[in-house]
Context: one part of a larger RNA
RNA sequence: GGCGCAUGGUGGAUGCCUUGGCAGUAGGAGGCGAUGAAGGACGUGGCAAGCUGCGAUAAGCCUCGGGGAGCCGCAAUCAGGCUUUGAUCCGGGGAUUUCCGAAUGGGGAAACCCCGUACGGUAAACCCGUACGACGGCCCACUGAAUACAUAGGUGGGUACGAGCUAACCCAGGGAAGUGAACCAUCUCAGUACCUGGAGGAAAAGAAAACAAUAGUGAUUCCGCUAGUAGUGGCGAGCGAACGCGGAAGAGCCCAAACCCGUUUGACCUUCGGGUCCGGCGGGGGUUGUAGGGCCGGCAAUAGUAGAGUUACCAAUCCAGUCGCUAGUCGAAUUCUUCUGGAAAGAAGAACCAAAGAGCGUGACAGUCGCGUAAGCAAAAGCGAUCUGGACUCGAAGCCGGUACCUGAGUACCGCGGGGCACGUGAAACCCUGCGGGAAUCUGCGGAGACCAUUCCGUAAGGCUAAAUACUACCUACUGACCGAUAGUGAACCAGUACCGUGAGGGAAAGGUGAAAAGAACCCCUGCGAGGGGAGUGAAAUAGUACCUGAAACCGUGUGCCU
Numbered sequence: 001g002g003c004g005c006a007u008g009g010u011g012g013a014u015g016c017c018u019u020g021g022c023a024g025u026a027g028g029a030g031g032c033g034a035u036g037a038a039g040g041a042c043g044u045g046g047c048a049a050g051c052u053g054c055g056a057u058a059a060g061c062c063u064c065g066g067g068g069a070g071c072c073g074c075a076a077u078c079a080g081g082c083u084u085u086g087a088u089c090c091g092g093g094g095a096u097u098u099c100c101g102a103a104u105g106g107g108g109a110a111a112c113c114c115c116g117u118a119c120g121g122u123a124a125a126c127c128c129g130u131a132c133g134a135c136g137g138c139c140c141a142c143u144g145a146a147u148a149c150a151u152a153g154g155u156g157g158g159u160a161c162g163a164g165c166u167a168a169c170c171c172a173g174g175g176a177a178g179u180g181a182a183c184c185a186u187c188u189c190a191g192u193a194c195c196u197g198g199a200g201g202a203a204a205a206g207a208a209a210a211c212a213a214u215a216g217u218g219a220u221u222c223c224g225c226u227a228g229u230a231g232u233g234g235c236g237a238g239c240g241a242a243c244g245c246g247g248a249a250g251a252g253c254c255c256a257a258a259c260c261c262g263u264u265u266g267a268c269c270u271u272c273g274g275g276u277c278c279g280g281c282g283g284g285g286g287u288u289g290u291a292g293g294g295c296c297g298g299c300a301a302u303a304g305u306a307g308a309g310u311u312a313c314c315a316a317u318c319c320a321g322u323c324g325c326u327a328g329u330c331g332a333a334u335u336c337u338u339c340u341g342g343a344a345a346g347a348a349g350a351a352c353c354a355a356a357g358a359g360c361g362u363g364a365c366a367g368u369c370g371c372g373u374a375a376g377c378a379a380a381a382g383c384g385a386u387c388u389g390g391a392c393u394c395g396a397a398g399c400c401g402g403u404a405c406c407u408g409a410g411u412a413c414c415g416c417g418g419g420g421c422a423c424g425u426g427a428a429a430c431c432c433u434g435c436g437g438g439a440a441u442c443u444g445c446g447g448a449g450a451c452c453a454u455u456c457c458g459u460a461a462g463g464c465u466a467a468a469u470a471c472u473a474c475c476u477a478c479u480g481a482c483c484g485a486u487a488g489u490g491a492a493c494c495a496g497u498a499c500c501g502u503g504a505g506g507g508a509a510a511g512g513u514g515a516a517a518a519g520a521a522c523c524c525c526u527g528c529g530a531g532g533g534g535a536g537u538g539a540a541a542u543a544g545u546a547c548c549u550g551a552a553a554c555c556g557u558g559u560g561c562c563u
Stems, first nucleotide, its partner, number of pairs: 001562009015548001016512002020483002022480007029472002031165002039100003042055003046078001050074002061094006070082003105114003115133007135162002137159007169200001170198005180187001184234001210217002221248005231239002252464003255408001259284006266277004289442001291407003294403006307394003317391005323384004328377002334350001336349004351368002353357001359371003413437008423449001444459005499506002519547001522534004
């Protein structure tokens, strides 16, 4: 030196564990904010660096409930206190709530600086304290140009109307490219990503100028088929319906106009009583396709009744009860015997409960030890479209005939240029519209995929509308052939931290003594060290805080054999 065997060091794999994650189900909730949010800065404890809580009333104050013996957070010790006159703790309501931040008196390099007015403190000044002082919208008043009346503008007062934040879902205005087409330009990706605006708990859509086809359906939305069909397409890559059928849900309404009444700027007429006309405003009336409505004539009829209602439907909400949520409460049955053990919940034997044998904990594996679980019960206060009742509010109606007054205009439609429709200009209907033209009025008008006829369907150019549908930052309960510390969130641990970057931004590592600290009194070596040896605790200390298990690489010690 090599190869073995034994025994150590180092190291932190593996096994076991879980406080953390991941995915989902059901229900709730779906917003917060000038009454100052979200998010922060700085403070705040007897001693107090951090986290948590709180705000100069500062780990807290008041009150109403719950609860019932301990308490002064994580987090030990000391000091000092509180508490059956009910503390700590849990829930409802309230008070306080510095400074920054939409930030809003002005400024500003956020958490700072500076000011005006009124009032108060002082005899007064300085100074201090309190309140108010941004912008826009809306309302009111005053003032007031060009320009006479006016208007614009200005000034003042009032106003909790707006602003800002927020995970996804929704609507709208804009809107790519990588890619695919084995290149690439039409096309595709895709109206996607992204930007902007707006809203709600959902949004959007929505009560046929719809489909269909000689039979019919009857608002919208969503799902399963129809169907990868018909089509479309450098007929390439690709894109891709509808009719109809089956389901979920189900709900329908209001204006404009004709006409009537009232009021009124202006114009005209006037016998000064008023009248007429074009308009404006308010009320009634009226709302549709089998056309309907108005007006006129005839017949019939009645009530604040029938009925309906505060989510739309014309409008408009209170009270009581019930139910639910926001604390809780009750809750059966072995601490039975023996054995092993440090410890019994294990083993053996004997019992019991069960509307409870879900789960967790307890010194090993517990229905009967603890917390719970099943089944019941409960709210002073606050909240809730759960339902019931009451009050209240609204509130109808027909038939026949005539008349031709009304039924949404720069609209429909046409041309040009585009876009959307599964549909790329095509035979291209339909929908939207930038430019230019530009109707009709129910014997009307639109549609049925060029266009025409016939026949059918509908009634545009105003508006509202629950449910079925989408999503989950948040709350509650539960689940998992999901992970188990290089996994699972980036983050099980004081993590969006340390650290890196001018910045936008990037972004870690790091869990485990033991049942219980019983965390090693005392002695020895030593630098009043570090570390170690005894003693002691413990079941175990090769469990000693560098702490469960403790693999390998790597480094030793002892020993056997070989050289």

Predicted 3D model of a 563-nucleotide part of an RNA (large-subunit ribosomal RNA, domain I) from Oryzophilus luti. Rfam family: Bacterial large subunit ribosomal RNA. Rfam links the family to the GO terms structural constituent of ribosome and ribosome. NCBI's taxonomy places the organism under Bacteria, Pseudomonadati, Terriglobales, Koromonadaceae, Oryzophilus. The RNAcentral record of the full RNA draws on ENA. Model confidence (mean pLDDT): 84 of 100.